[in-house]
Context: one part of a larger RNA
RNA sequence: CUGGGCGUAAAGGGCGUGUAGGCGGUUGUGCAAGUCAGAGGUGAAACCCACCGGCUUAACCGGAUGGUCUGCCUUUGAAACUGCACGACUUGAGUACUGGAGAGGAAAGUAGAAUUCCUGGUGUAGCGGUGAAAUGCGUAGAUAUCAGGAAGAAUACCAGUGGCGAAGGCGACUUUCUGGCCAAGUACUGACGCUGAGGCGCGAAAGCGUGGGGAGCGAACAGGAUUAGAUACCCUGGUAGUCCACGCCGUAAACGAUGAGAACUAGGUGUAGGGGGCAUCAACCCUUUCUGUGCCGCAGUUAACGCAUUAAGUUCUCCGCCUGGGGAGUACGGUCGCAAGGCUGAAACUC
Numbered sequence: 001c002u003g004g005g006c007g008u009a010a011a012g013g014g015c016g017u018g019u020a021g022g023c024g025g026u027u028g029u030g031c032a033a034g035u036c037a038g039a040g041g042u043g044a045a046a047c048c049c050a051c052c053g054g055c056u057u058a059a060c061c062g063g064a065u066g067g068u069c070u071g072c073c074u075u076u077g078a079a080a081c082u083g084c085a086c087g088a089c090u091u092g093a094g095u096a097c098u099g100g101a102g103a104g105g106a107a108a109g110u111a112g113a114a115u116u117c118c119u120g121g122u123g124u125a126g127c128g129g130u131g132a133a134a135u136g137c138g139u140a141g142a143u144a145u146c147a148g149g150a151a152g153a154a155u156a157c158c159a160g161u162g163g164c165g166a167a168g169g170c171g172a173c174u175u176u177c178u179g180g181c182c183a184a185g186u187a188c189u190g191a192c193g194c195u196g197a198g199g200c201g202c203g204a205a206a207g208c209g210u211g212g213g214g215a216g217c218g219a220a221c222a223g224g225a226u227u228a229g230a231u232a233c234c235c236u237g238g239u240a241g242u243c244c245a246c247g248c249c250g251u252a253a254a255c256g257a258u259g260a261g262a263a264c265u266a267g268g269u270g271u272a273g274g275g276g277g278c279a280u281c282a283a284c285c286c287u288u289u290c291u292g293u294g295c296c297g298c299a300g301u302u303a304a305c306g307c308a309u310u311a312a313g314u315u316c317u318c319c320g321c322c323u324g325g326g327g328a329g330u331a332c333g334g335u336c337g338c339a340a341g342g343c344u345g346a347a348a349c350u351c
Base pairs, nucleotide, nucleotide: 003323004322005321006320007305008304012319014202015201016200017199021195022194023193025089026088027087028086029085030084031083033082034081035078036077037076038075039074040073041072042071048067049066050065051063052062053061054060092192093189094188095187096186097185098183099182100181104178105177106176107175108174109173110172111155115151116150117149118148119147120146121145122144126137127136163170164169207248208247209246210245211244212243216242217241221237222236223235224234259318260317261316262315263314264313267296268295269294270293271292272291273290274289275288276287277286300307301306324351325350326349333344334343335342336341
C1' cells in the first nucleotide's frame, strides 16, 4: 500500500459536541488545476519481451534490430465530469408564526401510606425466627393494641413490549427557571449540509476526599444453625455504605452484544402523539397521512439462528475497530488520578 470483515465466530468507540480533514443538491457563464487528445523533448547502459546470430545443445554470450522503460517536462487544443470564480434556484438544512404530548434537566416547598425509635394508656407470658431449631427480645412488663411525638428514606394504585432523553438514565404533588421533540400549513434565509482523527463536555453502580445525615436495608464482622468440614447458602445482630452538599474517579453484559447520515425496496396487525377526509349537535366509528414504539411476514440476505421500511436487504459518504489460542489487557515506558486504579499497550516462550 492492499484484501476480507465487525448481531451471536476476532472486531462498533459508553454517549454527545465540534476543530482539522474527507465527502456533498438543482442550474447558467467563465477559467483550465485535476481529467482527456495531438505534437515535441527526455526517460544512459545493463536488465526484461520479441526476432536474428555464436559456443554440438542449454545455461551463457553478441546484435550499428524492434519493443518496453507504464514516468517527467514543454507546447497546442477539448470542456462532459471534479475543482475554482461569479450569478441564479428551492427540494437538503435552518428561522418565525399557530397548536400538541411527555417519569427530559435544575432549584425550592408540600403531602399521605409504611418502617423504626421515644412518651403515655390497656393488657399478660410469651414474642421472634426456621425445613426443623437455636442465637436474639421479654415479668426491670415485651409481642399485640390505642393515643401523642420524632426521624430518615422511598413514592403503592394510576403503570402500559406506554412516555421522555444523545447515552448514562428519568416515576407522589405544586411553583419557578430551562433543553429537546412532533404536527399543520404560510412566510423567510438560500446549500448555510453529512461525518468527524485530535480536543472539550456528559457519563449507572461501586469506590475516594471534606462536612452533614443515618429510619430501613446492609459488604466486612460477631453469634446461632446446617455440614465430614461450611471462612457459604438459612437465622439473629451489625460497621462502612446506601441519603445530602461540594470536589474526584471515568469504568459496566455502558447491550439492540447491531456507529452516524442519506436514498431505494410487498404487505398485515397492535400501541403512543398530532393532522386531513366522510358523517354529525358532539364524542365514537370508518378511512387516510406524518412521527415514535412493538409483533408477524414477502423478496432479498445469512454458516445457521435469524434480520426483514426501526434491515442484518440494495447502494453512497465519513469515522471507529478486527487479523489464530494462551502468555495478557500483563510487563515496560508515557500520561491521568489523593488513592483504588484508568487510558495507551508489547515481547520472549508455548500450542